RNA sequence: AAGUUGAAUAUAGCGCAUGGACUGAAAUUGGAGGAUUUCAGUUGACGAGGCGGGGGGUUAUCGAAUCAUGUCAGCGGAUGCCUCUCAGGGCGUAGAUACGACGUCCUUGACAUUGCGGGUUAAAAUCGCCAAGUGAUUGGCGCAACAAAGCCUACAAUGAAUCGUUGU
Numbered sequence: 001a002a003g004u005u006g007a008a009u010a011u012a013g014c015g016c017a018u019g020g021a022c023u024g025a026a027a028u029u030g031g032a033g034g035a036u037u038u039c040a041g042u043u044g045a046c047g048a049g050g051c052g053g054g055g056g057g058u059u060a061u062c063g064a065a066u067c068a069u070g071u072c073a074g075c076g077g078a079u080g081c082c083u084c085u086c087a088g089g090g091c092g093u094a095g096a097u098a099c100g101a102c103g104u105c106c107u108u109g110a111c112a113u114u115g116c117g118g119g120u121u122a123a124a125a126u127c128g129c130c131a132a133g134u135g136a137u138u139g140g141c142g143c144a145a146c147a148a149a150g151c152c153u154a155c156a157a158u159g160a161a162u163c164g165u166u167g168u
Base pairs, nucleotide, nucleotide: 014076015075016074018073019072020043021042022041023040024039025038026037027036028035029034046063047062048061052086053085054084055083056082057081058080087107088106089105090104091103092102098165099164100163101162111159112158113157114156115155117153118152119151120150127142128141129140130139131138132137
C1' cells in the first nucleotide's frame, strides 16, 4: 500500500468535476490596456422535508441567499410521483364475534376533496474576529434575525361508503 473480517458513527442539496468561470506560473504577441496556448490549482447547493419488500417509468417536494466570477451547463445516485405485484393491517352508516368475496385506504397509519386555527428551534448568506494560502479561496468562532412546503393536531362543509354465512 492492497485485500478480507467485525464493530461504531454519519449520510441524499448527497457525491463527482468534462465544459464554463476565477487564480498563479511559463511562453508567444501588442506601444499599452490586454489577448492566446500549456501546466498547476480554486469554485461548482443554504437548510426544512422525506424509506414496508420486489419490478417498470419519470427533468423527484419546499422555500432562503445570490442578481452574478451563478446554487450555470453536465454525470451518477436518491426516501418523491405514476404503475404492477407481494407481505401485514384499517374501514365499509342499528345488529357482538368470526369467516369469505368485493371496494377503498395505510406501512404507526389507515375514504376523497376543500376551508380554517394551533404546533413543528431554519441554516447559510450578510456583519465582526481568528487561522491557512502568492492568490483564487478554504476552515473555525461569535451576535442577531428572516421562509415555504410537508407533517402532527382541533373544528367544519360537501360527496362516497356492499353482499353472503354465523347469531350476541
Predicted 3D model of a 168-nucleotide RNA (glmS glucosamine-6-phosphate activated ribozyme aptamer) from a Chloroflexota bacterium. Model confidence (mean pLDDT): 79 of 100. It was read from a public genome assembly, where an Rfam model found it. It matches the Rfam family "glmS glucosamine-6-phosphate activated ribozyme aptamer". For this family Rfam cites "Control of gene expression by a natural metabolite-responsive ribozyme" (Winkler et al., Nature, 2004). From the family's description: This entry contains a glucosamine-6-phosphate activated ribozyme that is found in the mRNA for GlmS. GlmS is an enzyme that uses fructose-6-phosphate and glutamine to generate glucosamine-6-phosphate. Rfam classes the family as a riboswitch. Lineage of the source: Bacteria > Bacillati > Chloroflexota. The model forms 91% of the base pairs in the Rfam consensus.